[in-house]
RNA sequence: AUGGAGUUGCGGAUGAUCGCGACGUGAUGUCGAGGAAAGUCCGGACACCACAGGGCAUGAUGGUGGGUAACACCCACUCGGAGUAAUCCGCAGGCUAGUGCCACAGAAAGUAGACCGCCUUUUGCAAAAGGUAAGGGUGAAAGGGUGGAGUAAGAGACCACCAGCGGGCAUGGUGACAUGCCCGGCUCGGUAAACCCCAUCCGGUGCAAGAUCAAGCAGAACACGUUAUGAGGCGGCCCGCCCAGUGUUCGGGUUGAUUGCUUGAGUCCUGCGGCAACGCAGUGACCAGAUAGAUGAUCGUCGGGCACACGACUCAUAAUCGUGUGCUCACAGAAUCCGGCUUAUAGCACUCCAU
Numbered sequence: 001a002u003g004g005a006g007u008u009g010c011g012g013a014u015g016a017u018c019g020c021g022a023c024g025u026g027a028u029g030u031c032g033a034g035g036a037a038a039g040u041c042c043g044g045a046c047a048c049c050a051c052a053g054g055g056c057a058u059g060a061u062g063g064u065g066g067g068u069a070a071c072a073c074c075c076a077c078u079c080g081g082a083g084u085a086a087u088c089c090g091c092a093g094g095c096u097a098g099u100g101c102c103a104c105a106g107a108a109a110g111u112a113g114a115c116c117g118c119c120u121u122u123u124g125c126a127a128a129a130g131g132u133a134a135g136g137g138u139g140a141a142a143g144g145g146u147g148g149a150g151u152a153a154g155a156g157a158c159c160a161c162c163a164g165c166g167g168g169c170a171u172g173g174u175g176a177c178a179u180g181c182c183c184g185g186c187u188c189g190g191u192a193a194a195c196c197c198c199a200u201c202c203g204g205u206g207c208a209a210g211a212u213c214a215a216g217c218a219g220a221a222c223a224c225g226u227u228a229u230g231a232g233g234c235g236g237c238c239c240g241c242c243c244a245g246u247g248u249u250c251g252g253g254u255u256g257a258u259u260g261c262u263u264g265a266g267u268c269c270u271g272c273g274g275c276a277a278c279g280c281a282g283u284g285a286c287c288a289g290a291u292a293g294a295u296g297a298u299c300g301u302c303g304g305g306c307a308c309a310c311g312a313c314u315c316a317u318a319a320u321c322g323u324g325u326g327c328u329c330a331c332a333g334a335a336u337c338c339g340g341c342u343u344a345u346a347g348c349a350c351u352c353c354a355u
Base pairs, nucleotide, nucleotide: 001355002354003353004352005351006350009348010347012302013301014300015299016298017297018296020032021031022030023029034331038342039341041340042339043338044337045336046206047205048204049203053239054238055237056236059201060200061199062198063077064076065075066074067073078092079090080089081088082087093197094196098195099194100191101190102189115136116135117132118131119130120129121128122127144162145161146160147159148158163187164186165184166183167182168181169180170179171178172177210259211258212257213256219250220249221248222247223246224245232242233241267284269282270281271280272279273278303329304328305327306326307325308324309323310322311321312320
């Protein structure tokens, strides 16, 4: 310098004038959108459903160990795969509980099989019968690989080595697992992101949840039920429990105000522990609460990027620095709050890998 990987960060700053909202008696007062506020995909806090009790089903997760309020998130490690590497990806338990599926092609797709071929017999040739699955073809995949010996020709039928699988022992590790040695011809496929099995986990609804105040009206009909053998009791079913009302239709009134509402499982900085995620301790600061919904507009200076011109330096019109001109500065907008994930993003910076 070029190409690549990661995410630790930022993603404009500042002055003046006018304007808007909250707090405040008031002011030359203080504060006023995000890294994703987005998607609403997860997990919660909080509120209500009498207790949210037990179980089944549904659903979710799926290597090991940690972190966390919790999680399908984060960190570290193991195994497998991609890459020269930095790094990235994994729905990563079980096919020996069972049931399915593997189109077409091919002889045959699971104890499946003989199309070509090889060997033997009859034989002039063709053809027929028997044996074979080592060679070839088809296919995503065809009963482990190489070599030997053996055979009529072959074949783990036999042997050596290797790979896988099963069993045992030793060492290391919290563990998943790794390494080494020994035994066994066991080698009857793949697929669970197929149904399923196994292990673990889970009440539901949601700030339009709820609570309080004010104002106003007008109830009627029907059905079921009323002391527990059942109407109702916020996804389905059962048990338990509570309880005298519950539901449907028609009709009337209200649509107002306050609260929830921002001090937090929070944040900056420092120290200690930990590989890390993170935890503990101390100090400092309070950093939006709107409700037809504020956080804006104009002007100037600086800053980032691109292009051009001139100058310095230089072998060079490369790189670097300076000055000037023009253009441009992304994605985007709080609504109960928090922890994540995913998606969008002009550009700057940092770290690492390769050449």

Bacterial RNase P class A from Yaniella sp., 355 nucleotides, folded computationally. Model confidence (mean pLDDT): 79 of 100. The model forms 94% of the base pairs in the Rfam consensus. The sequence is in RNAcentral, with records from ENA. The source organism's lineage runs through Bacteria, Bacillati, Actinomycetota, Actinomycetes and Yaniella. It matches the Rfam family "Bacterial RNase P class A". Gene Ontology terms of the family: ribonuclease P activity, tRNA processing and dimeric ribonuclease P complex. About the family: Ribonuclease P (RNase P) is a ubiquitous endoribonuclease, found in archaea, bacteria and eukarya as well as chloroplasts and mitochondria. It is recorded under the gene name rnpB.